[in-house]
Context: one part of a larger RNA
RNA sequence: CGUCAGGAAACUUGAGAGGAUUUAUUCGUAGUACGAGAGGACCCGAAUGAACGCACCGCUGGUGUACCAGUUGUCCUACCAGGGGCAUUGCUGGGUAGCUAUGUGCGGACCAGAUAAGCGCUGAAAGCAUAUUAAGCGCGAAACUGACCUCAAGAUUAGGUUUCCCUAUGACCUCCCUGAAAGACGAUCAGGUUGAUAGGUGCAAGGUGUAAGCACGGUAACGUGUUCAGCCGAAGCAUACUAAUAGAGG
Numbered sequence: 001c002g003u004c005a006g007g008a009a010a011c012u013u014g015a016g017a018g019g020a021u022u023u024a025u026u027c028g029u030a031g032u033a034c035g036a037g038a039g040g041a042c043c044c045g046a047a048u049g050a051a052c053g054c055a056c057c058g059c060u061g062g063u064g065u066a067c068c069a070g071u072u073g074u075c076c077u078a079c080c081a082g083g084g085g086c087a088u089u090g091c092u093g094g095g096u097a098g099c100u101a102u103g104u105g106c107g108g109a110c111c112a113g114a115u116a117a118g119c120g121c122u123g124a125a126a127g128c129a130u131a132u133u134a135a136g137c138g139c140g141a142a143a144c145u146g147a148c149c150u151c152a153a154g155a156u157u158a159g160g161u162u163u164c165c166c167u168a169u170g171a172c173c174u175c176c177c178u179g180a181a182a183g184a185c186g187a188u189c190a191g192g193u194u195g196a197u198a199g200g201u202g203c204a205a206g207g208u209g210u211a212a213g214c215a216c217g218g219u220a221a222c223g224u225g226u227u228c229a230g231c232c233g234a235a236g237c238a239u240a241c242u243a244a245u246a247g248a249g250g
Base pairs, nucleotide, nucleotide: 001154006165007164008163009162010161011160012159016151017150018149019148022050023049024048025047026046027045028044034039052107053106054105055104056103060101061100062099063098067094068093069092070091071090072087073086074085075084076083077082111146112145113144118139119138120137121136172250173249174248175247176192177191178190179189180188197243198242199241200239201238202237203236206232207231208230213226214225215224216223217222
């Protein structure tokens, strides 16, 4: 930009396109059929896996450079104590959210149609025979077409259903701002005071692991008590304290 006048919102049909399509072992049938024996089934039913794919983070782990703790050297904070800077994040031990696999869940199926090789029924030419390089009618595969999953009306054949607004100034959107489940930027999504969008704050969870100060004990290093303390990034609930004002445009 188009889509029988226009705009907004929601739900859809499916022409067409893509994805998937794998396979092993074990058990039962059954040590049966078969076979002198050795050996050893078809068919059917069930279980457990491998690889692959999709999704997720409740579990097990990884990461987690503005979380917590320990600790070395040195400098600063006048000194002690307590802190801070630098040394690969100084090093070490843990670790929330998010992202993740080696973790977890699920999947391939069943079935149908038309068939291939192949196997048949009926049956002549050719009184027989013959599945047919005759007519006619069947069975038959991981391949094909559906079925399963995803996209999909620019499918210009531009589809369908429902609701709202306007035959003219309404419906809707944008600029601007707060943001994340989104993201290179646009975009998308959640919001903009008739508000929980982000920050802050409070509470609980979770992480770290018992802060500082003081008291007591010890010559001291240090220990004990106050104290499951103190501190805390992303996630939850609540709360207008701060910022989403005001306004303009299509």